Notes:
Predicted 3D model of a 345-nucleotide part of an RNA (small-subunit ribosomal RNA, central domain) from an uncultured bacterium. Model confidence (mean pLDDT): 83 of 100. RNAcentral holds the full RNA, with entries from ENA and SILVA.
[in-house]
Context: one part of a larger RNA
């Protein structure tokens, strides 16, 4: 240098945009950088290998070939990569015109509940468990009616449903705003893929500064239970859960399956569009099942591929020692990233 893997055994970076590389579409023509082909020149010697000689052999020794696959340099090809030029439109984007969506910001609204206040009726228990007890209650609890105040979450609808790059996203109305997805005798004309470094973003908990605090509820604290009980079960209950702004950058961040592209097939539902009075049926996009070849260790995938092939990044290499030590970087901290070894089996 080739040669193996990555859904469940080690192994897809949470995600996506993007430099720098790494690949790249159909024609023509031109160059001749890679490439092919020949000569030429050089590639010491010795050794190695092949043929022969010489020491009685052998080892040595000796002679000639062959190799020295590499470099240089000419001469020549013109497929394929490269370049340079022109065209093209299948990718990739833009433009008209649609429908669809819990996609984001940001602002106002609404009703049911749950607690607390205020009143009004009413009395002796409520609550609470497997049984209690702690707790609240004659300073009128629970209950029921009426009224006010506040925060949080948005029943029904509701769905293998929609939407988004992931995280995520659900009451209603406005106003600003991404994306995809359908049709079109519409424009550019290769503008592409992927993507080390980098850059935004990233649930929940944390953290910081003000704010808010109804419910719920780490920690605490009582009360049970139990041998114990720092738990499970029960009364409270602060941080936190909510807001603006700033930070952390982790998750079984999951489909444990990176991105893009070509080819192959059938049924149910869904959503848009076309042709039609409807449908049937066709076509494009999205989401499920189930299976045909094929794969697989098997399980199980299987046009949404883990078939079949190509282009880049990523990451694996015995358990444990460890996602730790040490530095480095970033972080207010918590910690996060990068990432060993010696010993052991």
């Nucleotide at each position: 240098c080739u040669g193996g893997g990555c859904g469940u055994a080690a192994a897809g970076c949470g995600u996506a945009c993007g430099u720098a590389g790494g690949c790249g579409g159909u024609u023509u023509u031109g160059c001749a950088a890679g490439u092919u082909a020949g000569g030429c020149g050089u590639g010491a010697a010795a050794g190695c290998c092949c043929a022969g000689g010489g020491c009685u052999c052998a080892a040595c020794c000796u002679u000639g070939g062959a190799a020295u696959u590499g470099c240089g340099u000419u001469u020549a090809a013109a497929a394929c990569u490269g370049c340079a030029a022109a065209a093209c439109u299948a990718g990739a984007a833009u433009c008209u015109c649609g429908g669809a969506g819990a996609g984001g910001a940001u602002a106002g609204c609404g009703g049911a509940a749950u607690u607390u206040c205020c009143a009004g009726u009413g009395u002796a228990g409520a609550g609470g468990u497997g049984a209690a007890a702690u707790u609240c209650g004659u300073a009128g609890a629970u209950a029921u009616u009426g009224g006010a105040a506040g925060g949080a979450a948005c029943a029904c609808c509701a769905g293998u449903u929609g939407c988004g790059u992931a995280g995520g996203c659900g009451g209603c109305u406005a106003u600003c705003u991404g994306g995809a997805c359908g049709a079109g005798u519409a424009u550019u004309g290769a503008c592409g893929c992927u993507g080390a470094g980098g850059u935004a973003u990233g649930a929940a908990a944390g953290c910081g500064u003000g704010g808010g605090g109804a419910g719920c509820a780490a920690a605490c604290a009582g009360g049970a239970u139990u041998a114990g009980a720092u738990a499970c079960c029960c009364u409270g209950g602060u941080a936190g859960u909510c807001c603006a702004c700033g930070c952390c950058g982790u998750a079984a961040a999951c489909g444990a399956u990176g991105u893009a592209u070509g080819u192959u097939a059938u049924c149910u539902g869904u959503c848009g569009g076309g042709a039609u009075u409807u449908a049937a049926u066709c076509u494009c996009g999205g989401u499920g099942g189930c299976g045909a070849a094929g794969c697989u260790a098997a399980c199980g995938c299987g046009a949404u591929a883990a078939a079949c092939a190509u282009a880049c990044c990523g990451c694996c290499u015995g358990g444990g020692g460890a996602g730790u030590a040490c530095g480095g970087c970033c972080g207010c901290a918590a910690g996060g990233u990068u990432a060993a070894a010696a010993c052991u089996c």